[in-house]
C1' cells in the first nucleotide's frame, strides 16, 4: 500500500426495517445483631457523518478505531 471482518450500557453478549433484550457490575429498599448471600425496583448503550425509506441499530457510501491476511 491492497483486501476481508468487526464496532450495541462501566464490562460480556443477544437482536433485527416498526423504535433495543439479558447477565455481571452500580444505586435504593427488604431480610440479618453486622457482613455476605437472596429478593424487589431503578439508572445506564446501537463509534461518527451522509444517503435510501413513512420509519434505519439493521440496507448503501464514506470516515475513525480494532483484528486478520497478502505484498
Nucleotide at each position: 500500500g491492497c483486501g476481508a471482518c468487526c464496532a450495541u450500557a462501566a464490562u460480556u453478549u443477544a437482536g433485527u426495517g416498526g423504535u433495543a433484550a439479558a447477565a455481571u457490575a452500580c444505586g435504593u429498599c427488604u431480610u440479618u445483631g453486622c457482613c455476605a448471600a437472596a429478593g424487589a425496583c431503578g439508572a445506564a448503550a446501537u463509534u461518527c457523518g451522509g444517503g435510501u425509506u413513512c420509519g434505519a441499530u439493521u440496507c448503501c457510501c464514506g470516515a475513525u478505531g480494532g483484528u486478520c491476511g497478502c505484498a

Background:
Predicted 3D model of a 71-nucleotide RNA (transfer RNA) from a Candidatus Zambryskiibacteriota bacterium. Its mean pLDDT, the model's own confidence on a scale to 100, is 82. NCBI's taxonomy places the organism under Bacteria, Bacteria candidate phyla, Candidatus Zambryskiibacteriota.